[in-house]
Context: one part of a larger RNA
Parts: sequence; structure tokens; C1' cells
RNA sequence: GCCAACGAGUUAAUGCAUGCUGCAUGCCUAAGUGCCAAAAGCAUGGAGGCGCAGGGAAACCAAGUGUGAAUAGCGCGAAUUAGUAGUAUGCAUUAGACCCGAAGCAAAGUGAGCUUGCCAUGUGCAGGGUGAAUGUCGCCGAAAGGCGGCAGGAGGCCCGAACCGGUUGGUCGUGCAAUUCCUUCGGAUGACAUGUGGUAAGAAGUGAAAAGCUAAUCGAACUUUGUAAUAGCUGGUUCUCUCCGAAAUAGCUUUUGGGCUAGCGUUGAGUGUUCCUUUUGGGGGUAGAGCACUGGAAGGACUCGACAGGGCGAAAGCUCGCGAGUCCUAUCAAACUCCGAAUACCAAAAGUCAAAAGCUCAGCAGUUAGACCGUGGGGGCUAAGCUCCACUGGUCAAAACGGAAACAGCCGUAGAUCUCUAGUUAAGGUCCCUAAAUUUACACUAAGUGCACUUAAGGUGGUGAAAUUUCUCUGACAAUGAGGAGGUUGGCUUAGAAGCAGCCAUCCUUUAAAGAUAGCGUAACAGCUCACUCAUCCAGAGAUUUCGCGCCGCAGAUGAACGGGGCUAAGUGUAGUACCGAAACUGAGGGCUUUAUUUUUCUUCGGAAAAAUGGAGCGGUAGGAGAGUGUUCGCAUUGCAUUGAAGCCAAAGGGGUGACCCAUGGUGGAGCGAUGCGAAGUAAGAAUGUUGGC
Repeated sequence: GCCAACGAGUUAAUGCAUGCUGCAUGCCUAAGUGCCAAAAGCAUGGAGGCGCAGGGAAACCAAGUGUGAAUAGCGCGAAUUAGUAGUAUGCAUUAGACCCGAAGCAAAGUGAGCUUGCCAUGUGCAGGGUGAAUGUCGCCGAAAGGCGGCAGGAGGCCCGAACCGGUUGGUCGUGCAAUUCCUUCGGAUGACAUGUGGUAAGAAGUGAAAAGCUAAUCGAACUUUGUAAUAGCUGGUUCUCUCCGAAAUAGCUUUUGGGCUAGCGUUGAGUGUUCCUUUUGGGGGUAGAGCACUGGAAGGACUCGACAGGGCGAAAGCUCGCGAGUCCUAUCAAACUCCGAAUACCAAAAGUCAAAAGCUCAGCAGUUAGACCGUGGGGGCUAAGCUCCACUGGUCAAAACGGAAACAGCCGUAGAUCUCUAGUUAAGGUCCCUAAAUUUACACUAAGUGCACUUAAGGUGGUGAAAUUUCUCUGACAAUGAGGAGGUUGGCUUAGAAGCAGCCAUCCUUUAAAGAUAGCGUAACAGCUCACUCAUCCAGAGAUUUCGCGCCGCAGAUGAACGGGGCUAAGUGUAGUACCGAAACUGAGGGCUUUAUUUUUCUUCGGAAAAAUGGAGCGGUAGGAGAGUGUUCGCAUUGCAUUGAAGCCAAAGGGGUGACCCAUGGUGGAGCGAUGCGAAGUAAGAAUGUUGGC
């Protein structure tokens, strides 16, 4: 991991509600007792309980009563008219209370054969080195003493086996091993190591202290018990069909992943249009707008100021400025408003006349982690697949289907009851993959731009369209040929300054035209162009603005940003026609729910069932409501079985919406069904489920 078996809302008491049953001139007995061989059952037992009257704290009064001085007012009642017992179901409370699951707490015990400390008694430590005290001998010295030789053999001394340890690296890491092996390393006569026996224990021991160790267990051992501890937490919770169908919000909460109440769901009863839509009438201070107030902020004018500061001046003062105010122009505001919508909200009337809503009461819930999209906002960077509100907006959640290549939240006048090899459409598409146009008309794009969305500022004599304007056969623009001069090297400056470093001036003449020079150049000149003019030539040329589509900007990690092939349209824009395209709509047939009408049958007269016709509906998580299937056992009735029960095997037959039921064949070899009612150890795929097998 798979298979099989087992595996989770039970039982009791009490209460509430609903259904059914008995009785109701109220209902019911409990313990006990009697009968009975026992059990079961039958009888008895009215103690007591509920109801029939309430109000008050109570005394008490009573269809009233309490308060109160009150006959007032007000509160709670009556008038408003059936209960009670049993039973079934749902829920609640108390119990283990749907099942499994802690870490823990307490009590009583068991452990020091592991390990820690201690006590008693034993045992062990190759070999080598160093050479303390002390003794002795010799020498020196007046002495104190010193030096040397020999002997000696001290030490938590040195090196290093056994032994004890466990430093480094490796190995191993389903191991040889729940801590090993190899290498290397520390101690190795000592606070050494070790055998045996003994001793100290669970809030306690022991500890050269690491919260270490106390039997592979230690920040409180192990065993049993309290014990099914508790778990606002996680996981799991077993058959079918039908109807409806949420929430992820508010308030409070030692509360925020839990609760309680409300909101939203469902079922029953009641009410009977109260809902909704439209119209009319209302109040408002949002969007917008505005500057009339409150404030902000820009420019100008004027006035005032014992106004900081700068400049000029000997000073007087002048000027630039500084502060405040008034006016003009142009403005800004969530906490400004002289104004002011659309929506929304409130009220009334009308409409819809029922399969659709609203409201009230009662039973039962679930939900209180929401997500994205659109719109209006706050926070943030007008960042986030960010965060917090609002629109009780939409979708998902709890919604399949078609489209968006793929894609909960986007798009679809799309909401799937079932069947159909019928038709029509939506979004989106129509060259091939791939159903349908290689569609029609007119443009644009040349960049594979583009072919769903998505890329900036800036640049662009790419190209198309439009507008305004200038020159032009009295010849434009471009091109080619020629000229582009003289006074003069203007004056100044300067080493020089001659059109062309710089300053000043910028005239006159000859001319078709030519600047005291627009650029290059020289040390300065020179030199080459330009403006300007003529000729040749010939029909358009130039400037500005706006718009469309392009181009550059544009660099990334496997090759990957049209879904691919590919496309010059199969791209982009405008307009049109046709077609494809969904579980939508239509058609044909069937089922179920609900409602209206009609008919029939039954009736305890309340109603129930069936059929026909018409209308509407039938996605669904949590959840509510209803109807069934199957398993085991019991009672009653009734059957099958060696001419073969149960069980098992077989896809193929039949019935049922389904759970499931029936038949047939084989196997098997002894019990097993049906109908009605009752009772439950009543349904398995999940719980790191339990046990067994493989």
C1' cells in the first nucleotide's frame, strides 16, 4: 500500500414543541398490596400531580387585584372557552452523552543488578627516565657554613603498554552497534582504576553543578488507580429519492480561529396585499459649482507703519525691500458655502390578483476566517493578486455549460428535471489545426508592425490625410556658368589685427549685384565659400499647424510574449450581408413538486385518496422539511426446501426515479422466506483508525 472483518448521535430522568391514541359531566396514578410455582400479566391503591382564576413580597382580596389618600391613573389579569395521561419524533438540561486523541494533576506502591555519592572488604598498575629529603666520605673555612663524591629513592614528577577515558578526522547512519569501528589523542602511584557486599528515592535522593544521574525513561522515574481527567483544538462520522435553501454582517464578550442575541434559511399556524412597480408630494446639503463667510495661495495698483536689512549720499534724504490693510484680475478647500442635482429615503394614490411577496407567533438550524470584479472613497507611492469602508451592485463561495489557448471571482437576455443523430440564437468567431466568409465596399500599414490585453519620456525629411500661408511663365525652387568691386589695411587697440581676437562706428562710390562682412582659413596677409546679381533652364516650389498608421528608444538568463501552422491579409479602421456557435430559447416525448377547476371513491363529516384539464416550478454547500430502501431480532398470519435452503459465482433477462427487488444457470449441501406490526449492537472509503492476511 491493497483486501477482509470491526469501527462513531446511544440510554435514563426532567422540560418544551409537533403528530397520533385513550378519556374528558376533567385526566393520571406512584410506592406499596393481592392473585400468580417464578417471570410476564391482571387487580387494587387517589397519597399526590396537572388543569379548572388571577393579582400581590406577603397578610390578603378575588373577575379582579397590586400601587395609592383615592371610586383617579397606571401595571398584571378576566372578558377571548380543554385539558390530561400515554406514545413517536425533534431539540434542550444533567450524566463519559457522536467517536478517537493530549501534555498534565492526585493517591498508593515498585525500583540504586544501569547510573550518582558514601560505607565495608578485596584486587590491579610492563618497561624506561628524572634523581628531593636524608645518610656517609672527602676538601675548604676561626666559625657560620660552602663545594664535591658515593649511597638513597621522594613526587596528584616525565615518556609509554595493560587499565580508565573519548580530542581530531573518517566510517557507519533500514548500522556489526538504539552511540559501534578505524586513525589520532588525554591520564596512566593517584582527588587512580576495579570486583563483591551494603546504603540513600520521586518534590525525594545523589550531584568536583551539566538541571547531570536515579534500569535505552528525568526541568520531576516507573506501575496501577481516580479515569471514558479535560480539550473553545485537529481528524473521522456508514443507504436512496423529493422540496426549499443560507452566512462569512451588527452589538456585547480576559473577546477576536470560541460564544450569546439580532440579521439571513427552513417547517408549521395565522393575517390577507400589508410586498413590489408607477405616479404625485416631501425634507436634505453629497457630486458639481462658487468665493457671499472661514481659511490658503499668485500678480498688479493704492494707503498706512518710532519697519529688519541692502545700495547711493557729508547730511537731509532718495531707492530696493519688510509688515498690515483696501481695491482689481485669476484661483484652491474632507473638517468653507451665496448655490445645488442625479440616485436614495419617507408618505399617499393607482396598477399587478396570485404557482409572487410582506408581516406576526411557534419548532429546528447553520453562519459570524470570505474572495475577486465594477463604482464612490480612506490608508499606501491615486504601488500591490495590498489593506479598510460603502453601493444589503455582480459573480464565485454553494453553479455545471459556451467564450477568454490553458484560467473559482471576467464575458454570455447563460442559470443544467430527464431523453432526442431535430431547429434558432448569445458571447465569441468563420485560411488549416477547428464548426462557420480565403465575404462585400472604401481606406491605411511594409514595420511580420500586427494577428486577445500590455511598453514611457523623448526622437523621426518613413508614409497617408486635412488646414492656413508665401513665391511663381513679368520665369519661382534646385542645378550649372559668371560676378561678388572701389575709397580701405575704416578708426581704436595691438608685436601684428588687413571683412572675420577685442572695442567704437557701420558711411560713401561704381554698379546688374556685392555686408566696413554670415562661415572656413593665416603669425598677420593670402586663399575658399556665403548673402546679393546676371545668364542657361523650365513648372511648380517653400513654410507652419493638426490628425492616422509606422520606425528608433526596446538588453537576460534552455528557444518560448500571434495557442501553433502560418498570414502582406488570414493585419488595422469604417460600413454591410451571410453563416457557425451553449446544458439558453424552440420542437417531440416522459417524470416529479405545487396550485386552480371538475369528476369519482372513502369518511370518525374535520377531511383523505385517485383521475382528467389548465398554470407555474424542479443547479445547489452549511442547513431545514418530507417520502422511502436495506440489515438483525420478536409477535401474528402465511409459505419454500435433499425433485436441493442460506451463502457464493455469472456484465448480457425483468421491475423500480433511486436505495434496491425478482428471475435464470452454475456451485453449495441444510435450513430459509413473504405480508402486517414492533424493537434496534441497523448501512463504511477515508479517522498517521483497530485486528488479521498478502

The prediction has a mean pLDDT of 83. Predicted 3D model of a 694-nucleotide part of an RNA (large-subunit ribosomal RNA, domain II) from a Minisyncoccota bacterium. It was read from a public genome assembly. Taxonomically the source falls in Minisyncoccota (Bacteria, Bacillati). Rfam family: Bacterial large subunit ribosomal RNA.